This is a predicted structure of a 170-nucleotide RNA (glmS glucosamine-6-phosphate activated ribozyme aptamer) from Domibacillus aminovorans. Its Rfam family is "glmS glucosamine-6-phosphate activated ribozyme aptamer". About the family: This entry contains a glucosamine-6-phosphate activated ribozyme that is found in the mRNA for GlmS. GlmS is an enzyme that uses fructose-6-phosphate and glutamine to generate glucosamine-6-phosphate. Its mean pLDDT, the model's own confidence on a scale to 100, is 76. The organism belongs to Domibacillus, within Bacteria. The model forms 89% of the base pairs in the Rfam consensus. The sequence is in RNAcentral, with records from Ribocentre.

RNA sequence: GUUUGACUCAAAGCGCCUGAACUGAGCGGGACGACAAUACGCUUAGUUGACGAGGAGGAGGUUUAUCGAUGAUUCGGCGGAUACCUCCCGGUUGCGGUACACAACUGUCAUGUUCCUCCUUAAAACAGCGGGGUAACCCGGAUGUACAAAGGGAGUGGACGUGUACCAUA
Numbered sequence: 001g002u003u004u005g006a007c008u009c010a011a012a013g014c015g016c017c018u019g020a021a022c023u024g025a026g027c028g029g030g031a032c033g034a035c036a037a038u039a040c041g042c043u044u045a046g047u048u049g050a051c052g053a054g055g056a057g058g059a060g061g062u063u064u065a066u067c068g069a070u071g072a073u074u075c076g077g078c079g080g081a082u083a084c085c086u087c088c089c090g091g092u093u094g095c096g097g098u099a100c101a102c103a104a105c106u107g108u109c110a111u112g113u114u115c116c117u118c119c120u121u122a123a124a125a126c127a128g129c130g131g132g133g134u135a136a137c138c139c140g141g142a143u144g145u146a147c148a149a150a151g152g153g154a155g156u157g158g159a160c161g162u163g164u165a166c167c168a169u170a
Stems, first nucleotide, its partner, number of pairs: 014079004019075001020048009051068003057088005089107006096167006112160004116155005126144002129140004
């Protein structure tokens, strides 16, 4: 250094890199009076390859799994993932209570739908400083300075939103 097995740790714009781009080294060819250089090609070693917000009842299934920001390679590919669908088990609402159904929305933070109002520290970027590397690039912060959307929460807000039986009240 490689292969096999076991154990431990580690995550969700998360992990990986063979396409691509860039950098170093070596070689080639061409040009040329000669030498050399730029561009080009091959080999090899490296570098880049998602900025935060948000998101987990259980089982199964599925794959281009929410939102916006950016000087947009944040390209392309592979894997995964709290997404989505179905069922199960729960929760809330649907007349004051109970029971059984039905409907809508949901997951223990389980407030019915919708409208309105308010709240919910964005980060990278940019500027500048320090460190590592021959370079491409990488790391850091008791540096400065901004700007989102979705989702969620709150409300003496507005509008809308089942049946049957029994009980209670009037």